[in-house]
RNA sequence: UAUAGUAGAGGCGCGGUAUUUAUUAUUACAUAUUUUAAUGCAGGUGAAUGCAGAUGAUGAAUAUGGAAAGGGAACACCGCCGAAGGAAUAUAUCAUUCACAGGGUAUGUUCCUGGUUGUGCAGCUAAGAACUGUACGACUGUCAUCAUUUGAUGGAGAGCUACUUGAUG
Repeated sequence: UAUAGUAGAGGCGCGGUAUUUAUUAUUACAUAUUUUAAUGCAGGUGAAUGCAGAUGAUGAAUAUGGAAAGGGAACACCGCCGAAGGAAUAUAUCAUUCACAGGGUAUGUUCCUGGUUGUGCAGCUAAGAACUGUACGACUGUCAUCAUUUGAUGGAGAGCUACUUGAUG
């Protein structure tokens, strides 16, 4: 010194859970009245099947009542520093059955990203919030090289620092 192990650092640091709360929302939905007049529902489209429907489907107006989930904020606790976040792909599963496309959840494989943040574009969303991707910046940590004015250039977390181990030389 390789290898292996242990412990740490970056900071508006990462993720999770619970409580409260604003928004969602003069919403969805329910009931009643008036009107319309044949379709409507079971995630999108088509087919099938089932249910409801002239004892009025559906749409509209008025009145009364009136949510929720996801995401946000505050606070508390837990696990941590590839914390974690994405992309692609495969398998399984979800919503009556089949087909097509899409979405959600779980697991595996490969690849990308050190972290925070601003702006533009795009996606998602009720949303000018948040989140994600991408491009261009800023700040910051770390290592290497050069310089010593305290900067410049470059790399990536399988990294970096400290300690232990210590093949091999």
Overview:
Model confidence (mean pLDDT): 83 of 100. Predicted 3D model of a 169-nucleotide RNA (Lysine riboswitch aptamer) from uncultured Coprococcus sp. Of the family's consensus pairs, 100% are formed in the model. The sequence is in RNAcentral, with records from MGnify. Rfam family: Lysine riboswitch aptamer. Rfam 15.1 lists 3,224 matches to the family in 1,923 species. Its family is annotated with lysine biosynthetic process in the Gene Ontology.